[in-house]
The RNA shown here (small-subunit ribosomal RNA) has 1395 nucleotides and comes from an uncultured bacterium. Its Rfam family is "Bacterial small subunit ribosomal RNA". RNAcentral holds the sequence, with entries from ENA.
RNA sequence: AGAGUUUGAUCCUGGCUCAGGAUGAACGCUGGCGGCGUGCCUAACACAUGCAAGUCGAACGGAGCUUUGUGGAACGAGACUUCGGUCAAGAGAAACAAAGCUUAGUGGCGGACGGGUGAGUAACGCGUGAGCAACCUGCCUUUCAGAGGGGGAUAACAUUUGGAAACAGAUGCUAAUACCGCAUAAGAUUACGCUAUCGCAUGAUAAAGUGAUCAAAGGAGCAAUCCGCUGAAAGAUGGGCUCGCGUCUGAUUAGAUAGUUGGUGAGGUAACGGCUCACCAAGUCGACGAUCAGUAGCCGGACUGAGAGGUUGAACGGCCACAUUGGGACUGAGAUACGGCCCAGACUCCUACGGGAGGCAGCAGUGGGGAAUAUUGCACAAUGGGGGGAACCCUGAUGCAGCAACGCCGCGUGAAGGAAGACGGUUUUCGGAUUGUAAACUUCUUUUCUUUGUGAAGAAACAAAUGACGGUAGCAAAGGAAUAAGCAUCGGCUAACUACGUGCCAGCAGCCGCGGUAAUACGUAGGAUGCAAGCGUUAUCCGGAUUUACUGGGUGUAAAGGGAGCGCAGGCGGGACUUCAAGUUGGAUGUGAAAUGUCAAGGCUUAACCAUGGCACUGCAUCCAAAACUGUAGUUCUUGAGUGGAGUAGAGGUAAGCGGAAUUCCGAGUGUAGCGGUGAAAUGCGUAGAUAUUCGGAGGAACACCAGUGGCGAAGGCGGCUUACUGGGCUCUAACUGACGCUGAGGCUCGAAAGUGUGGGGAGCAAACAGGAUUAGAUACCCUGGUAGUCCACGCCGUAAACGAUGAUUACUAGGUGUUGGGGGUCGAACCUCAGCGCCCAAGCUAACGCGAUAAGUAAUCCGCCUGGGGAGUACGUACGCAAGUAUGAAACUCAAAGGAAUUGACGGGGACCCGCACAAGCGGUGGAGCAUGUGGUUUAAUUCGACGCAACGCGAGGAACCUUACCAGCGUUUGACAUCCCAAGAAGUUAACAGAGAUGUUUUCGUGCCUCUUCGGAGGAACUUGGUGACAGGUGGUGCAUGGCUGUCGUCAGCUCGUGUCGUGAGAUGUUGGGUUAAGUCCCGCAACGAGCGCAACCCCUUUCGUAUGUUACCAUCAUUAAGUUGGGGACUCAUGCGAGACUACCUGCGAUGAGCAGGAGGAAGGUGGGGAUGACGUCAAGUCAUCAUGCCCCUUAUACGCUGGGCUACACACGUGCUACAAUGGGUAGUACAGAGAGCUGCAAACCUGCGAGGGUAAGCUAAUCUCAUAAAACUAUUCUUAGUUCGGAUUGUACUCUGCAACUCGAGUACAUGAAGUUGGAAUCGCUAGUAAUCGCAAAUCAGCUAUGUUGCGGUGAAUACGUUCUCGGGUCUUGCACACACCGCCCGUCA
Repeated sequence: AGAGUUUGAUCCUGGCUCAGGAUGAACGCUGGCGGCGUGCCUAACACAUGCAAGUCGAACGGAGCUUUGUGGAACGAGACUUCGGUCAAGAGAAACAAAGCUUAGUGGCGGACGGGUGAGUAACGCGUGAGCAACCUGCCUUUCAGAGGGGGAUAACAUUUGGAAACAGAUGCUAAUACCGCAUAAGAUUACGCUAUCGCAUGAUAAAGUGAUCAAAGGAGCAAUCCGCUGAAAGAUGGGCUCGCGUCUGAUUAGAUAGUUGGUGAGGUAACGGCUCACCAAGUCGACGAUCAGUAGCCGGACUGAGAGGUUGAACGGCCACAUUGGGACUGAGAUACGGCCCAGACUCCUACGGGAGGCAGCAGUGGGGAAUAUUGCACAAUGGGGGGAACCCUGAUGCAGCAACGCCGCGUGAAGGAAGACGGUUUUCGGAUUGUAAACUUCUUUUCUUUGUGAAGAAACAAAUGACGGUAGCAAAGGAAUAAGCAUCGGCUAACUACGUGCCAGCAGCCGCGGUAAUACGUAGGAUGCAAGCGUUAUCCGGAUUUACUGGGUGUAAAGGGAGCGCAGGCGGGACUUCAAGUUGGAUGUGAAAUGUCAAGGCUUAACCAUGGCACUGCAUCCAAAACUGUAGUUCUUGAGUGGAGUAGAGGUAAGCGGAAUUCCGAGUGUAGCGGUGAAAUGCGUAGAUAUUCGGAGGAACACCAGUGGCGAAGGCGGCUUACUGGGCUCUAACUGACGCUGAGGCUCGAAAGUGUGGGGAGCAAACAGGAUUAGAUACCCUGGUAGUCCACGCCGUAAACGAUGAUUACUAGGUGUUGGGGGUCGAACCUCAGCGCCCAAGCUAACGCGAUAAGUAAUCCGCCUGGGGAGUACGUACGCAAGUAUGAAACUCAAAGGAAUUGACGGGGACCCGCACAAGCGGUGGAGCAUGUGGUUUAAUUCGACGCAACGCGAGGAACCUUACCAGCGUUUGACAUCCCAAGAAGUUAACAGAGAUGUUUUCGUGCCUCUUCGGAGGAACUUGGUGACAGGUGGUGCAUGGCUGUCGUCAGCUCGUGUCGUGAGAUGUUGGGUUAAGUCCCGCAACGAGCGCAACCCCUUUCGUAUGUUACCAUCAUUAAGUUGGGGACUCAUGCGAGACUACCUGCGAUGAGCAGGAGGAAGGUGGGGAUGACGUCAAGUCAUCAUGCCCCUUAUACGCUGGGCUACACACGUGCUACAAUGGGUAGUACAGAGAGCUGCAAACCUGCGAGGGUAAGCUAAUCUCAUAAAACUAUUCUUAGUUCGGAUUGUACUCUGCAACUCGAGUACAUGAAGUUGGAAUCGCUAGUAAUCGCAAAUCAGCUAUGUUGCGGUGAAUACGUUCUCGGGUCUUGCACACACCGCCCGUCA
């Protein structure tokens, strides 16, 4: 930084999509370790359980416990005993005292912090900067001054009452740092009042005086002293209030507000204040967006971005708000209080039904919701907090640990060596390539891992003691490559390609798009690419997107200029001088919390992370300064603007009056049969007199000629003439005003046609409607009628392609030309100038087209409008309207385009020009008949397959009885009929028999060859045969839409291109267009083109004339000869084969441009390409052919291959194509006579002769051919017959008898003779060929071939016409041009309805 996607291609507009970064993420696959972070985004849903706020006994009275002391009750070893008891160590109750501990209650401090959440809130809530002369502040610090002396209660406790409980009550006793008077008063407050200083104002401060009011508490200690207490002043901290500025969307929310706005007074508060109240006034807010509705905690920051911006507000930090929902106050320094109280609501729980209890948006945890978010852990060791004098207690704050790849960062999964490169996999053109130094293997290392040992800092006190984390981090040793790689992608964008499978199926896809049998896009595999303990997908945000454009866009035709004007607000605004300092610029100060960012250096092995310092935080405020520009205020000027004066053009407007032409109607006259209308007609009018014509009259509407890219008007618009009233413009002048200007959201006015209301009017025209035509239909176009309406007056409507598709104003920027109205100038012109209206063009602009002083150029100001196509100018709402409707104006959903300009083609029932047997003019056919042949269809076991408009159909096939043959039935073979390789045997080969339909099978006869070696036994080899094994053969099986080659067709049409140059942003254009000419892009001329190539033409072949050379098998004039060019001879002629000549518009005349060329003529065998052939440009039709051949891929492999027999390709109701023969007298029959060319021939052509009516047969000469043969050419001509008929035409069909070919003529051959003798009497619509040796007609030959279905095909010659005015029309083609929404290209595209 860009890329893909609209088109056949191009440029532009424009949307959609992608590549990047980010996340409190989720999902899929996968998962080794560590560090640092982060972790309910949804239900501010409900919560079991435990914990999260207590502490002080050094404030107080009690109570309990322990110890000690005093005390000594009951007991009592033992001793004594009179047995009654006594003494008695011990043991030790009660009570008292002291010390220590515990603590229910009173009391103090703290529960207003810390922790959570984001529901509400659009607000002084937050941010930022100020202010309070209008305020409060416990604990803490400093200072000053104090604490004298009393009093009455009350919890606890005891007794007791009620209650299930929670709890409540009564009576009695008691203490205090609990509570209450009194005294004292530095001081505070308050009232009066004096002075000084200060302040923006209300006022503030200081000092002197008088009156009134107001304090206190003790505790510990032996004590020192310490901790408290009271009043006051100050500080610090924390709060409260006020203000400037900033803070989302909607106008389809435009008016809101009654304590509302202000005042006076009072109350209330810590404090100001309608905060509250009484009274008074009627204000206050709002297009600079009030009110209403929706959404939302705000910020530091975070993400992104080049920036400006956009998005966001998890974690960390600041502020706010909330604590089940709503309300309320109490206490207190502080709350209207998360783990306080009261009331109400919902919910949950307990209950003895009377009543009670509760609040996880604290930490864990549960249910629920959800795509989704963790442990009912450890510790107060550290940091911090509360209480305490302290020890200490409390602390789910916090410090740690656990879970989660959720994120960032770091590390590892080994390192080095190891080949012409293993195996395996994949692929292959079978050679190889690739996986791949990858592995194996060798050597090495140990981060990680396992085990063991050792083992911290974090601890700061104050000497000691004290560590949750944790036996953790770290360190050392041992072991062993050992424990550790996936995910996505691979058609383009976008790095990375092959195979197989699938076959518009399954599927993919972010966009374009892949998939219908050879998919680099689906699935799998191999390989590759990318990232890596992750990788992809999804979601969201920014970017790219200059696609909302401040930076940084547009508006003639792509989306977009309001229909036009006037004009309030607003925005912008001429020259000169002066003032101020709001904007502006500079400097200084304060602030902009920390964290974050950034720079530098530092600490964890590094990094992430942490920490130190600097900078930044682009902002806000205050002060000082400057005065150019903008602004403010003032003075002045005249050029902008306006006024006056003098002229002037005009369909400018309104009203009234007048006029002629024409249409129609009415009356009268003349006059007679039609008129009218159309492409052609009909409806209609007319003998009741139309149309036509003459005269008179009525009425309405519109104003010919003049008339003009002429005029006027803001636009809409304005057209006979006259008058009245009236608006604006222009020119000249320069007297007056002195910036008075421009634009203009809302607003107001005007606004074509149609429509609408009321009342008139109504000739013509004419929606609707009626009729007639047209048509498949015709609710249309055409015709005949015809009502609203069109006209007038007064209202409404408010829209148009209201267009120059171009808003208004101002200034500037080459020319040329025309015209309207003025002025100067002139005799008149020329010329100069102002204001319009047009055309062409420069620079410049534009995507191009085009615009170009009347800008779409260069600048400035203001307004309207646009942001992909469709949905849709639709719906809803609102406003206006009598209605019709108009204005404003969405969304869901859907597409990847929609669009502009230009280019090349194709196309047009567009235009111009030209050509062709294209039409026309002619000749002959086809279409009707019979037959032949091909095709379709049908049939069949099979009727093998292909070819289907021209350009398939006598086509492949230039020869289907078997074969061919590919088809069918049956019978057989399986390494095969054919090729190569290997093994074994055998020479090869050959005779015969049997079975069988044959293929084939079983037997059998003869034969042992050739080459090399040899030990002479034999062994090996070549060719060939048989048997066997597997590689393979084989396939007329599929795909002509995978292909090569070949071919058809447009079309023998004149076209198709290239190089360089030039033009164009480009696709492209030019050349190749134009003027002539030609069969021709043939040639000439011109030209930003100059040249060239493939085509055209020519070169090649045949034919036509001549010359020359040669002269057999050809020829024969002269000589001789013969039945005969038969023979001798000849080289003249014909002919043959070579080599040449000849024709080139060369010559003449005319036309043309002095050209190209055209017309005519001469000469010539031939004349304008002499005739014919071969030759087919770039390309089109996915044209034809896989069955000529070749070939990729797929398929079959005891069969889709191969062999054989028989059958079929020859079927037959029918339809079509191509032909033959005819329908007859220009003919048929018979007899006679004549003249070709080109071919073929040894498995052949076959003479002559004999024979048969004949096809043919027999025999046999010649000929490998200018020698011999096929081989008599036929039409023609001569003579004769037939005489218009289904015939002496026509020959189908059929019968009989034969011939030939061939293993074989049944299916299914051809021919011969005799007999039979069908249809058919010239062919509907339609359609084909042909322009001269052509059509027509006549025969001959050949290929294929045993024979033949040949009437086919390809050649050959004989006889031999007619017609062409011409290019309007049909078909096809070429060139130029025009339109186009087509490009698969009109067999296109596309609209509506229905399904």